[in-house]
Context: one part of a larger RNA
Order: sequence, then C1' cells, then structure tokens
RNA sequence: GAUUGAACGCUGGCGGCAUGCUUAAUACAUGCAAGUCGUACGGUAACAUGCCCAACGUGUCGCUGACGAGUGGCGGACGGGUGAGUAAUACAUAGGAAUCUACCCAGUAGUGGGGGAUAACUUGGAGAAAUCCAUGCUAAUACCGCAUAUGCCCUACGGGGCAAAGCAGGGGACCCUCGGGCCUUGCGCUAUUGGAUGAGCCUAUGUCGGAUUAGCUAGUUGGUAGGGUAACGGCCUACCAAGGCGACGAUCCGUAGCUGGUCUGAGAGGAUGAUCAGCCACACUGGGACUGAGACACGGCCCAGACUCCUACGGGAGGCAGCAGUGGGGAAUAUUGCACAAUGGGCGCAAGCCUGAUGCAGCAAUGCCGCGUGUGUGAAGAAGGCCUGAGGGUUGUAAAGCACUUUCAAUUGUGAGGAAAAGCAAAAGACCAAUACUCUUUUGUCUUGACGUUAACUUUAGAAGAAGCACCGGCUAACUCCGUGCCAGCAGCCGCGGUAAUACGGAGGGUGCAAGCGUUAAUC
Repeated sequence: GAUUGAACGCUGGCGGCAUGCUUAAUACAUGCAAGUCGUACGGUAACAUGCCCAACGUGUCGCUGACGAGUGGCGGACGGGUGAGUAAUACAUAGGAAUCUACCCAGUAGUGGGGGAUAACUUGGAGAAAUCCAUGCUAAUACCGCAUAUGCCCUACGGGGCAAAGCAGGGGACCCUCGGGCCUUGCGCUAUUGGAUGAGCCUAUGUCGGAUUAGCUAGUUGGUAGGGUAACGGCCUACCAAGGCGACGAUCCGUAGCUGGUCUGAGAGGAUGAUCAGCCACACUGGGACUGAGACACGGCCCAGACUCCUACGGGAGGCAGCAGUGGGGAAUAUUGCACAAUGGGCGCAAGCCUGAUGCAGCAAUGCCGCGUGUGUGAAGAAGGCCUGAGGGUUGUAAAGCACUUUCAAUUGUGAGGAAAAGCAAAAGACCAAUACUCUUUUGUCUUGACGUUAACUUUAGAAGAAGCACCGGCUAACUCCGUGCCAGCAGCCGCGGUAAUACGGAGGGUGCAAGCGUUAAUC
C1' cells in the first nucleotide's frame, strides 16, 4: 500500500447492488417448511345444490358439486441446512470395464380368462393415554394362480422359466340380461431393444505438519473352490502357499471437508476455501436393516444410550446442522414479515393444490458504487475569536447583504415493465366409420402482480431538512499561544515531559480523508 463475512470509538442525509452466528455439530417454547390424485377403489364424517314425505323433523336419499378418515398410486432419496468426522472408502485431473437406472424419448409385441382375501364400516372388548385385540360385511390400477411369449433369462443344448389393469370422453349401424357389449380417442399397464439422464465400481498422478513416531500387517498378501452383489474384487467362507507395505517416510500422532475460486503480488509465489457453483460427509449419540428404480433415509422404522416432557406409575411422546424465533456462549452477526404474481419442483387428464425452494419486503454505513448537504456575486476586508514587535496580521469572499437554482428528502397527481399462459368462442388441419370426442396451429375475447403509496414522469413550497473524524517533532502533508512542570500524560519506531514543550491537555490556525474517519485483529 492492498484486502476483510470483521469488531470497537466518535459521527451519520439519500439511493442502487451485494452481504450478514467465523464462537457452543450447545439446549430448544411456538408457528410453518411434503404433499397430491375421486379420470385407481369401497364409500359419505362435514359443507352446499337438488329430490322425497300421512309423520316438517337434530328427518330421508351419495343422485350431484365436492370430500374428512381409509385401501391404492406417485412423490417424501429432490429442493433446504451444516462442516462434526474424514489425510483418503474424500477431492481434482486423466483414463478404464465387470454394472444398474423410476419418470422421459424412439422402436417391436401384447393388454385373454379366473380366484381368494383385507382396510374403511358394524358389533364387542382392553387401556389414563399412545394405541391395540376379536367378530361380521365389502371394493380396486391392492394380492395370487391359469393361458399366451414378439421377446428376455437359465441350460448339461435335451430342455426349462417369466407378463399385464384398467379408467375417462364420444358414437353410426348391429347385439343386449338395458348394466352394457362393439367401435374409436386419450391417459395408463406388461415384456423387450436402443437412447437420454442419474448413479455405483476400478486404475494412475497430485493433495498439511511431526523421525523427540522406524518398523507395520494375520483376511494380513496371493492362489483354488464356493457364497454374495446391479456389478469386479478377501467383499465373505473353507483349503493351500508365505507373502504384502516401508528412509522415494510405511505405521503412529496432530491438524483439516476438497475443488472452481478469493485476497495479495510485476511475476514466481504466499495466504485462504464466507457468499455463488461442483463433489463429499453428517442429521441428538452409537448400531441395524425394511420399503423402494434410487436410502441404510434431516422433518421414516427398530434397538441401545444421554437429555427433555406426559402419566391414572402399568406405560408412552420428542429430536430446528429447514425458515423465523428463544435461552446460552461470544468482541460480534437480522423479522416468530408478505406472496405463490414470476422462475423452478411434487402430484394431477386438467382445473388446481402444496412449496420458509424461490420472488419480495423489514433490520444493520457490514462492504462496493453513485448523489447531495447549494450556485453566482459580495471589501465597510464588518463584528467576534486568535496572534502581535500594538503599526497590524489571520480566520476571510468566509459571513452578512444582493441575485438565482431546487438534485435528493417532503408534498400533489399520473403511471410503465416484470404477464406469458390457462379458460371461453370461432376457423383450419390431424385422428376417426363419424360433422362426436381429443390434439395441434391461428384469430378474437376474458382475466391473473406479493413487491406496491413500484420505477419513471409531474405539482407545490422554500436555501429551505442534511458534516464529521483523525492528525500537525522526524518517518509524514500540516504551527503558534496558554496550562502543566520527569507530574499529569503521549507513544507504531526513534523517543517527548525535570518552568519559555511545534511531541502532554486546551484554544486559534492548518493538513488529510469524507457519510464516513480512526483504532484493534488478520493475510499478502
């Protein structure tokens, strides 16, 4: 000199864009953060519209809009947080072969015919509760056989094994048990091939300090056979051999998430790894598996432990390193805000629902950038202050005065863009037996904004509302007076202060930066 996720002191007008627990991976009150689908299913607790009545009632009917709870599907493995562990099962770069991949895209072939249950519900029971047991009824895209096999898998090449599910819209003939069949469209389902995406595995090289750590290793190193895995492999087991690593630093100890990057520097290098992006690891502590395409799973399950809470003492409930917020720790770090309008995600045919992701707003000079705090004129060089050699000098065109301007803030009104879709109507085309339905394109129409009293423009008024901080002995830009008297004090280094202190304290003046300025800490 540059820099910082900074803090402290004094001061503080506005805006834009960023950033904001670096410490206790400490404990957490409260609310929210992952749901959705009735076009899979049986149904109807609540609401609403209808319908019914000899009984107008706390009535009846799931017929309809919808839908609590339940079965079922998809998603809760993404998104969000943190950096404890990890010095190599990590990361970075470059390669590799023995693998899997839901949803998505493209291709091929199918989607036939049956069965038995079960939740919800009813009835009964246990319990303080959490919850559980028994009985009876019922559905499915839930579950299980049979058939078929384009194919795929296994094979000793003889052969053997493997599927599926329906739902919704529309309809001219024909059939009908009047439910529909049948045809067709859309969404699904099954098998398989290829792709895309994602993931797993292997190898090489690189990746902090310590030798006051020199030897380490028994599934250890290799082979055979088997098991296991999606997959190779001591990954695991049995047997056999005695290997494997190491001064080119093994083992042990300490420290640490890694990278793109960031800071500095002319560079080489040094330091660092906040925000943003990629990868990894973790989710109260330790262990385990289940489900699933994918987890050994932050807001899933089981066991053990510590802690907190409820209890009828028999037993139960919980996990903010999600967003806010609280206690604690600390020099120190924000709101228990608004909205799904946009972008993106989950589910759904869709409408839509959910989304503390995200978009915004609030707080903080924490940083960077921009703007303002007036402009011109004005010598009687006013008054006052300070100094003085007492003449004057300086503050100083500074002020006052005169003439202007109105950025920003305040005030009045107008008001973009972030909005494209979706819906509705029409036309054309595709599909089709069809002028239905559905899809695509075009046109028209109707709307959808949290921010938001938006940005921007405009009205009004008036210099009006807006300057401090550090320093002035040398380094280092900037000097005098008074007070003090080795005292009080200053100080980054040299050093100042013991009666004329440009070095302490105050004042006047000056210098430097400026909504900041200094100090401290840290890095180069």